[in-house]
């Protein structure tokens, strides 16, 4: 920095996944050491134990006991003024802990208080006089289970309270001046009122009194008061910034001001009274949700997004809700009060409690630690200190939970050991890896040494200084000396043995680095997306090997990247999602040329401030690093301040080009209202006519003899204007079309002259807005949703066809959507142009028209450059570029729920979510496909001739049956097919009998020729006897050797066992269709086109012209065989014209090769010739000549590819399987069954024929275990013989039909031959199951065949025999031969295949495609529902706890005050009253969750029903709006779109 995923490929839009990095993380395996980190993210859920906030005898009174001593005892006496409560003081508001709350009473960031507060601490000044009554502790009575209380007596202070005294201060006046200006600070005269304090220790004796000393005194310190300033710290205010939802759009009654008084430290509606009617809101008020906020942290190239765990800085809370108290500061985590929930304890009367301190327990959850040590050190509280306290903190303990280091060994060592694992068996690889040899000691053990962190403080000894009267004291300093470590016997060091105790974890299909075996068999399983597994998995398991990382390796989750996929930086809206139906306009945003000024935005300089920490950069310190410490940079902010003025922006002046009036002229279906007009369509009247109209593919139903239709004349009615009429005009859009008027709107074009920026867009508003549609009242002619009916239909709720109502029409009033579309929002300027349209004007030539050129607007085409994904846009842009508005952010879910709001209603409009998917799209390419089109082909049809489908009988094939009926072939392209020969064999199948190195190959041992004959035994197979005897090659004669036999051993053999979907190799088929293709060029971003396409021609991509193509291969022809003509060579077994011979005949014989043949070579044709078309071509039509004419017939020959086509049983093979069997031999059966079906074929039904007789004419073939003449024998198959013949020589051999005489007369027959009986021949070991075949004898369907099918186009169908191959035999089958020998092709509409091109496409497995909806069934998630349960909140009302404030206070009351006293007064104080006021109730609202009987659609789910909507004119083009209707998809009516 990218990849992967939509397609057959492409190219584009666009989600979905990856690869990074982080993490308080958790989960699975696995774990050696050590540093620094960090560690309840859930239940702000309950809480068991312990500890976490105390000190202070130098504020103050009281004050034990044990234990020790004395004493008999009683008591003292010590311990002691010691614990120890108390009453004072200061702390306890800090430090720790939490994230509920809370969207501003917070935070950040900068500023303000001329509106403030402030304990301890610092400096400054000034004081600290002098009285008073009290009261806890104690005593002592009482109450109560506790907790705790009460009554009475006593007592003390730095505790309370008066007065002095005094400055500030207040208060109420006052004089002056400074500064500031919204109020007002500050400084200054002056006199009145009011207003303070506490004292502890310690040392002294200089001055006084006693006079040892002590006290007043005096001195120090530390308190105390007071004012002043600091310092830090709180409050209070303002600017600015701070999440989401508009489906929260109106909020708000102390509410907004304002006067007054309360009330805070202090400004204020904070509060109250009265007044006044404000006040916030679209720049988001109100509400709703969520959520402490920030330095940061994490991500990132950045801008940004994402987060607020630790460290730091606010805030907020503290069981839950309220509420004050004290106090410098609290509405107070380890304080009160009260309510309320929950625990605990009781003696039932009533207490007590609050880990969100720090360990810790329980639940919760996936998950988060020791009930640890110390106060040694940093820091807090008191205290004079000493010290005491501190779960703040400093360690240490768990946890790989993070980061960061280090270890699990080095070096050598090939025989490349064993072992694994793959193997092609040869090897390769784990692998120098091990094992051996020499080494090293980090860390872990053991042994020893052994830190730094510690400086203060006390003590004490010494010295300086300062207070002082003082060399006391005490303070401050400095030196000596002594003391103080939890971590900890740790870090570090040293030493010793000794590779020793120390590696796992995940992947290896792409992405992605890493590959093989086996195992499984759509199974078990993987998966992050794409996908992987159904018998050869590099995707599961496992092994082996290999790849990453590494005390960690993988999963899951969460952020933020990749994502330019919210697009400021950085993106779109013509078809991919996206321009509002149109328009008039508010706020708003944005503006035209000159110039004056201001400086608000902008730019520049300077100052504050942006806390530390954190990032980055030097530098240092732990051995490194993690950590850590200095110093810089940074912190991009924000305020304040000097400047600058170009551009915004303001202000004042000007201007015409932007806009705009005004004049003059024409345009036009623009608009609204009112009139009239003809055609034509129904209807009526009336004539004049007859039987049919009508309608549709065809038909019906429906009109019509009661006279339609049709034609004539009259009439009435409504609706809509044919020609003109046109990518003609008008209009903002819908829309607007006869003709006249009246009224009005708009754009142009001409002149010239006025305003002087008045200007564009527009969120919100309001207007317009087809067509259905609704509302009321009208009209209704034609048409017509519904509806009826009639047809097609498997069905027809359609398409058609006959009717027909809503509606269309008018009027007024809704409705407010369309494929409201150029799918292109408005505005303004710029960028080559060609040719047309309308409307104006201008020249130029004309009398004038009309030409022609030019300018301004309007509308189209075409097309440059540019821009597009591609199609295409292309001055009427989709180019270039400014402005302002709407819209979009993967497909479905869904334009649906809900909820607002609109509307009579239909419904509109705004507008989600769960859930599900890997895509869904645009644009082009190549195919195939079309019930698209176009050109052309073929026995394609069509025109003929014969069949098949009907019978019998053969054969094959399903089916069925069977022990078994071996297998395969199965639409054309299986089915007389593998079969070119199943009675045994074949034979693969069954039954049985048998066999196990094997029937058959190779190698080992032994032994022996091998064969070959004959006997038992058996169904054979096998099995046992027993005969006959031996070659060959070497030899050193012992023997070996090589074939074959027989025993044996294991290697191995066998297998028509299974996979043709692992495969070779052969074949089919499409199709002998005319096509497939490449180089290299250009064109395309590219899939890919061009070439191949096109205009002609061809059988043919055949061949010509054209052409960004030029060539070329595969195919086609041709070459090749075979047939048809000649010529030529050669003439035997072929021939015989001529000689000559000869027979009953007969090339029979000489003799001959002319002819015929035979088989070599050759020629012969090529549109070459003529002539007419045609582009002067190719090339066709005729025509001559020719045996043959336009490829002369006919074969052989099959491009690239298609079908996973056919064969694993022709062979051959990968891989699985059998292995005394799935092999092997044998016998007997089966393959030959038979109710049935289909195929293909033979014979037939008869007179074109059958029988009988007679008579001619052939090719091609094939024969030595073979063909076999003649001749004989039998009625015949056929015997019997055996002559020729390795064969142009001899056989098979008779060819049939044909042709001639006879017969038979239409008849189930002299057809017609099945069947089944008898006899028989042949061939084989063997004819039962199961061969052919002859004779007699029987004598069956069957009269020419339904739907619906097959063959041929000439020597061809048709029909007639012959031969061959396989075979002992066994032909209606297959192949080949000849014989005799036609009909027909107008013709290309149609059926079916094919070919070229064009079109359309939602299809690519390719229309045997894709696809809709209903309807079952499962499963999931919504939504609505009679309710019913929570939660937030609100409004009246009821009652109302602490508590503060207010009145009240007759009860009570020491201090001051009057008074001798008594008692009053002052001031309080219980009590009561009254505002407010949590929790609570009552009655209604609002919001929001949860469940819900029953329902509503929705998604999804390999094989369910129904139909066919939709992609192709998808068979009725489809599609959009609406209205109706129907199982369903839909169908039909109206207007609209073309996508």
């Nucleotide at each position: 920095a990218g990849a992967g995923u939509u397609u057959g490929a492409u190219c584009c839009u666009g989600g979905c996944u990856c690869a990074g990095a982080a993490c308080g993380a958790a989960c699975g395996c696995u774990g050696g050491c050590g540093g620094c980190g960090u560690g309840c993210c859930u239940a702000a859920c309950a809480c068991a134990u312990g500890c976490a906030a105390g000190u202070c005898g130098a504020a103050c009174g009281c004050g034990a006991a044990a234990g020790c001593c004395c004493g008999c005892a009683a008591g003292g006496g010590u311990u002691a003024g010691u614990a120890g409560a108390g009453u004072g003081g200061c702390g306890c508001a800090c430090g720790g802990g939490u994230g509920a709350g809370u969207a501003a009473u917070a935070u950040a960031u900068g500023g303000g208080c001329a509106a403030u507060c402030u304990g301890c601490c610092c400096u400054c000044g000034a004081g600290u006089g002098g009285g008073g009554g009290a009261u806890a502790a104690c005593g002592u009575u009482c109450c109560g289970a506790a907790a705790g209380g009460a009554g009475c007596g006593c007592u003390a202070a730095u505790a309370c309270c008066g007065c002095a005294u005094a400055a500030c201060c207040c208060g109420a006046a006052u004089u002056g001046g400074a500064c500031a200006c919204a109020u007002g600070u500050c400084c200054u005269u002056u006199a009145c009122g009011g207003c303070a304090a506490a004292g502890a220790u310690g040392g002294c004796c200089u001055c006084u009194g006693c006079u040892u000393g002590c006290a007043a005194g005096c001195u120090a310190u530390c308190g105390c008061u007071u004012g002043a300033g600091g310092a830090g710290g709180a409050g209070c205010c303002c600017g600015u910034a701070u999440c989401c939802c508009a489906u929260u759009a109106g909020g708000u009654a102390g509410u907004u001001g304002g006067u007054a008084a309360g009330g805070u430290a202090a400004c204020g509606g904070c509060u109250u009274a009265c007044c006044a009617a404000g006040c916030c809101u679209a720049c988001g008020a109100u509400g709703g949700g969520u959520a402490g906020c920030c330095g940061g942290c994490c991500u990132g190239a950045g801008a940004g997004g994402g987060u607020g765990a630790c460290c730091g800085g606010c805030c907020a809370c503290a069981c839950u809700g309220g509420c004050a108290c004290u106090g410098a500061c609290a509405c107070a985590c380890g304080g009160g009060c009260c309510a309320g929930a929950c625990u605990c304890c009781u003696a039932c009367g009533g207490g007590a409690g609050g880990c969100a301190g720090c360990a810790g327990u329980g639940a919760g959850g996936a998950a988060u630690u020791u009930u640890g040590g110390g106060c040694a050190a940093u820091g807090g509280g008191g205290g004079a200190a000493a010290c005491c306290c501190u779960g703040a903190c400093c360690c240490a303990g768990c946890g790989a939970c993070g980061c960061c280091g280090c270890g699990u060994g080095g070096g050598c060592g090939a025989u490349g050991a064993a072992g694994g694992u793959c193997u092609u068996c040869g090897g390769a690889u784990c692998g120098u890896a091990a094992a051996g040899c020499c080494c090293u000691g980090u860390g872990a053990g053991u042994g020893g040494g052994g830190a730094a962190g510690a400086a203060g403080g006390g003590a004490u000894u010494g010295g300086u200084u300062g207070c002082u009267a003082a060399u006391a004291u005490c303070a401050a300093c400095c030196a000596g000396u002594u003391u103080u470590g939890a971590c900890a016997g740790u870090a570090c060091c040293c030493a010793c043995a000794g590779a020793g105790g120390a590696a796992g974890c995940c992947c290896c299909g792409g992405c992605u680095a890493a590959c093989u075996a086996c195992g499984u068999g759509c199974c078990a399983g993987c998966a992050g997306c794409c996908g992987c597994g159904g018998u050869a998995a590099a995707a599961c398991g496992u092994a082996g090997g290999g790849g990453g990382c590494u005390a960690g390796c993988g999963u899951u989750g969460u952020u933020c990247g990749g994502a330019a996929u919210u697009a400021c930086u950085g993106g779109g809206c013509g078809u991919a999602a996206a321009g509002c139906g149109c328009g008039u306009g508010u706020a708003g945003g944005c503006g035209g040329u000159u110039u004056u000024g201001u400086a608000a935005g902008u730019c520049g300089g300077a100052a504050g401030u942006g806390a530390a920490a954190u990032u980055c950069c030097u530098c240092g310190g732990c051995u490194c690093a993690a950590c850590c410490g200095a110093g810089g940079a940074a912190c991009u902010g924000c305020u304040u301040u000097c400047g600058a003025a170009a551009c915004u922006a303001c202000u004042g002046a000007a201007c015409u080009u932007g806009a705009g009036u005004a004049u003059g002229g024409g345009c036009g279906g623009g608009g609204a209202g009112a009139g009239c007009g003809g055609a034509a369509u129904u209807c009526c009247c009336g004539g004049u006519g007859u039987a049919g109209c009508g309608g549709u593919g065809a038909a019906a139903u429906g009109c019509g003899u009661a006279g339609a239709u049709a034609u004539c004349g009259g009439g009435a009615a409504g609706a809509a204007c044919a020609c003109c009429a046109g990518u003609g005009g008008c209009g903002a859009a819908g829309g607007c079309g006869g003709c006249u008027c009246u009224c009005u709107g708009g754009a142009c074009c001409a002149u010239u002259a006025c305003u002087g920026a008045c200007g564009c867009u527009g969120a919100g508003a309001c207007g317009c807005g087809a067509a259905a549609g609704c509302g009321u009242g009208g009209g209704u002619a034609g048409c017509a949703a519904a509806c009826a009916g009639g047809a097609u239909u498997a069905g027809a709720u359609a398409c058609c066809c006959u009717g027909g109502u809503a509606g269309u029409c008018c009027a007024c009033g809704c409705c407010c959507u369309a494929a409201a579309c150029g799918a292109u929002g408005g505005a303004u300027a710029c960028u080559u142009g060609g040719c047309g349209u309308g409307g104006g004007g201008a020249g130029u030539c004309u009398u004038a028209a009309a030409u022609c050129u030019c300018c301004c607007c309007u509308u189209g085409u075409c097309g440059g450059a540019g821009c597009u994904a591609a199609c295409g846009c292309g001055u009427u842009a989709a180019g270039u570029a400014u402005c302002c508005c709407g819209c979009c952010u993967g497909g479905g879910g869904a334009g649906u729920a809900c909820g607002g709001u609109c509307g009579c209603a239909a419904g509109g409009c705004u507008g989600a979510a769960a859930c599900u998917c890997a895509a869904a799209g645009g644009a082009a390419u190549u195919g195939a496909c079309g019930g698209g089109g176009g050109c052309c082909c073929g026995c394609a049809c069509a025109a003929g001739c014969g069949g098949u489908g009907g019978a019998g009988u053969a054969u094959g094939u399903g089916g069925u049956u069977u022990a078994a009926u071996u297998c395969g072939a199965u639409g054309c392209a299986a089915c007389g097919c593998g079969a070119a020969g199943a009675a045994c064999c074949u034979u693969a199948c069954c039954u049985g009998g048998g066999u196990u190195u094997g029937a058959c190959a190779u190698c080992c041992c032994g032994c022996g020729a091998a064969a070959c004959c004959u006997c038992c035994c058996g169904a054979a197979a096998a099995g046992g006897a027993g005969g006959c005897c031996u070659g060959c090659c070497c030899u050193u004669c012992g023997g070996g050797g090589a074939a074959c036999g027989c025993g044996g051993u294991g290697a191995c053999a066998g297998g028509u066992g299974c996979u043709g979907c692992a495969u070779g190799g052969c074949u089919g088929u499409c199709g002998u269709c005319a096509g497939c293709u490449c180089g290299u060029g250009c064109c395309g971003u590219g899939a890919g086109g061009u070439g191949u396409u096109g205009g002609g021609u061809u059988a043919a991509g055949u061949c010509c012209c054209g052409c960004a193509a030029c060539g070329a291969g595969c195919g086609c022809a041709a070459c090749c065989c075979u047939u048809g003509u000649c010529u030529u060579u050669a003439g035997u077994u072929g021939c015989c014209a001529g000689c000559a011979g000869g027979u009953a005949a007969a090339g029979c014989u000489g003799g001959g090769c002319a002819c015929u043949c035979u088989a070599g070579a050759g020629a012969g044709a090529c549109c070459g010739c003529c002539u007419c078309g045609g582009u002067c071509a190719a090339c066709g039509g005729g025509g001559a000549g020719g045996a043959a004419g336009g490829u002369g017939g006919g074969g052989a020959c099959g491009a690239c590819g298609u079908c996973a086509a056919g064969u694993c049983a022709u062979c051959a093979u990968g891989g699985c399987c059998c292995u005394u069997a799935c092999g092997c031999c044998c016998a007997g059966g089966g393959c030959u069954a038979c109710a049935c079906a289909c195929g293909u074929a033979c014979u037939a039904c008869a007179a074109u024929g059958g029988c009988g007789g007679g008579u001619a004419c052939a090719a091609u073939g094939g024969g030595c275990u073979g063909c076999g003449a003649g001749a004989c024998c039998g009625c015949a198959a056929g015997g019997u013989g055996g002559a020729g013949c390795c064969a142009a020589u001899c056989c098979c051999a008779a060819a049939a039909a044909a042709c001639c005489c006879g017969u038979c007369c239409c008849a189930g027959u002299c057809c017609g031959g099945a069947u089944c009986g008898g006899g028989g021949u042949c061939u084989g070991c063997a004819a039962c199951u199961c061969g052919a075949c002859c004779c007699c004898g029987u004598g069956a369907a069957g009269u020419c065949g339904g739907a619906a099918u097959c063959g041929c186009u000439a020597g061809u169908a048709a029909u007639c025999g012959g031969a061959g191959a396989u075979c002992a035999g066994c032909a209606u089958g297959c192949u080949c031969c000849g014989g005799u020998g036609a009909a027909u092709a107008c013709g290309u509409u149609c059926c079916c295949g094919g070919g070229c091109c064009u079109u359309g496409u939602a299809c690519a497995c390719a229309c045997c495609g894709c696809c809709c909806g209903u309807c079952a069934c499962a499963c999931c998630a919504c939504g609505a529902a009679a309710g019913u349960c929570g939660g937030c909140u609100u409004u009246a009302c009821u009652a109302g706890a602490a508590g503060u404030c207010g009145c009240u206070g007759g009860g009570c009351u020491a201090a001051c005050c009057c008074g001798c006293a008594a008692g009053g007064g002052a001031a309080g104080c219980a009590g009561g009253c009254g505002c407010c006021g949590c929790a609570a109730g009552u009655a209604g609202g609002g919001u929001u969750g949860g469940u819900g009987a029953u329902u509503g659609g929705g998604g999804u789910g390999a094989a369910g029903u129904c139909g066919u909507a939709a992609c192709a004119a998808g068979g009725u083009a489809g599609c959009c709006g609406u209205a109706g209707g129907a199982g369903a998809a839909c169908c039909u009516g109206c207007g609209g779109c073309u996508g």